Transfer RNA from Candidatus Roizmanbacteria bacterium RIFCSPHIGHO2_02_FULL_38_11, 73 nucleotides, folded computationally. It matches the Rfam family "tRNA". Rfam classes the family as a transfer RNA. The source organism's lineage runs through Bacteria, Bacteria candidate phyla and Candidatus Roizmaniibacteriota. The sequence was found in a public genome assembly.

Formats: sequence, C1' cells, structure tokens
RNA sequence: GGGCCGGUGGCGCAAUUGGCAGCGCGCCGCAAUGGCAUUGCGGAGGUUGUGGGUUCGACCCCCAUCCGGUCCA
Repeated sequence: GGGCCGGUGGCGCAAUUGGCAGCGCGCCGCAAUGGCAUUGCGGAGGUUGUGGGUUCGACCCCCAUCCGGUCCA
C1' cells in the first nucleotide's frame, strides 16, 4: 500500500426486501426478609465511530474518512 471482517446504552451482543433501536448483565427505586443474599415489579441510560449523499423515511443503500482485528504484498 491492497483485500476482508468489525465499531450500536457502563460491559457483552441483537436488529438486513429501508418503516417507532431491543435483549442479557450492570446501575437506580419499590415490595417480600430482622438484615444480607435472592426473587418479583418499575425506571434511567443511545445524536447506531465521524462527515456527507440518496430517500417521504437510513443501524441498514452510496461516497469519503478514523479506529481495531485479520490476510496478502
């Protein structure tokens, strides 16, 4: 330098004929217990790596770019 894969709440990951961004763990509150653990119920938390483009509408399609992994040179 080139090819491929990946980047989505604090962490691990989903979501593909383009149509309200979800799950587990964690965090906060409430209930049960004398208390802890545990369980149940509820809640907060995301400009989907960045910047543009297409579209009525983009995590998803197109272009550029940054970061990580891997292969080739």